This is a predicted structure of a 163-nucleotide RNA (c-di-AMP riboswitch aptamer (ydaO/yuaA leader)) from an Actinomycetota bacterium. Its mean pLDDT, the model's own confidence on a scale to 100, is 77. NCBI's taxonomy places the organism under Bacteria, Bacillati, Actinomycetota.

RNA sequence: ACCUACCGCGUGCCAUAGCCCGGGCAGGGGCGGGGAAACCAAUCUCCACGGGCGCGGGCGGUCGACGACCUCCCGAGUCCUUGGGGUGAAGCCACCAUGUGUGGCCGGGCCACCUCCAGGUCCGAACCCGACAGCUCACUUCGCAGGCGUGCCGGAGGAACUG
Numbered sequence: 001a002c003c004u005a006c007c008g009c010g011u012g013c014c015a016u017a018g019c020c021c022g023g024g025c026a027g028g029g030g031c032g033g034g035g036a037a038a039c040c041a042a043u044c045u046c047c048a049c050g051g052g053c054g055c056g057g058g059c060g061g062u063c064g065a066c067g068a069c070c071u072c073c074c075g076a077g078u079c080c081u082u083g084g085g086g087u088g089a090a091g092c093c094a095c096c097a098u099g100u101g102u103g104g105c106c107g108g109g110c111c112a113c114c115u116c117c118a119g120g121u122c123c124g125a126a127c128c129c130g131a132c133a134g135c136u137c138a139c140u141u142c143g144c145a146g147g148c149g150u151g152c153c154g155g156a157g158g159a160a161c162u163g
Base pairs, nucleotide, nucleotide: 011149012148013147014146019028020027030144031143032142033141034140035139040134050080051079052078053077055075056074057073058072060070061069062068063067083132084129085128086127087126091105092104093103094102095101096099106124107123108122109121110120111119113158114157115156116155117154
């Protein structure tokens, strides 16, 4: 001098996911999400209203009886996910050689005060509910995780601080 790993402090980024409390819990302020009656919206009729499992009850049937079994109906329960829905930017369409695909439209982040322009560079996932949910001020309920490091001289306008 270079490279790698770890620890601490500072300063930033995605996201609702953060502050106070000696530390922590509890708690408080704050930031977000779901459900939801009235109101509003929707509401002619018809069709549709998923699948499995066993339980209770009912009508009927079969077996000679005890009882067991079978079709159907009703009720509640449990498991599942293709219908539907939720958080999220994470969608729509077309094409084909159907793939970690290509293209178009559209959506989102970063480049260190804010906005716009210009340029650059990336992302378009994942999870949850479980046949079910319009909206929503009453009411009710849940979360505050996780993962990262672009720069230090682009232009214009604005704001703030310091002198």